[in-house]
RNA sequence: GCGUUAUUGAGAAUGGGGUAAGAGAUUAGGCUCUGUGAUCCCCUGGCAACCCACCGGCAUUCAUGACCGGCGAAGGUGCUAAAACCUAACCCGCUGAGACGGGAAAUAAUAACAA
Numbered sequence: 001g002c003g004u005u006a007u008u009g010a011g012a013a014u015g016g017g018g019u020a021a022g023a024g025a026u027u028a029g030g031c032u033c034u035g036u037g038a039u040c041c042c043c044u045g046g047c048a049a050c051c052c053a054c055c056g057g058c059a060u061u062c063a064u065g066a067c068c069g070g071c072g073a074a075g076g077u078g079c080u081a082a083a084a085c086c087u088a089a090c091c092c093g094c095u096g097a098g099a100c101g102g103g104a105a106a107u108a109a110u111a112a113c114a115a
Stems, first nucleotide, its partner, number of pairs: 003113006013044001015043004022033003027088004045080003050076002052072001054070004058065003084107001090103004
């Protein structure tokens, strides 16, 4: 990098060090952050509960886990401005039209698994 499955309107720092001009994935439009130092990297703290630990249900091959619920946070990841910052092509609702609301998809991110 490719594939499968799941999740993505919640939550978490006015911290320390480094770097230095752009950054918020890409294109376009908006909006926002940024020399009062953003972004990125490291550290500390924190959030969350995917993996994970424990308990119960259920299933059976009877010691395990397709699955369901509860609880926990030692460990592996992840995350820690704004909904994945918002919108985009398609469908539906509503409307005189737009605005607005909903759905599905695409793209992306993360986790677990697989080759």
Background: The prediction has a mean pLDDT of 78. Predicted 3D model of a 115-nucleotide RNA (SAM riboswitch aptamer (S box leader)) from an uncultured Bacteroidota bacterium. The sequence was found by an Rfam model in a public genome assembly.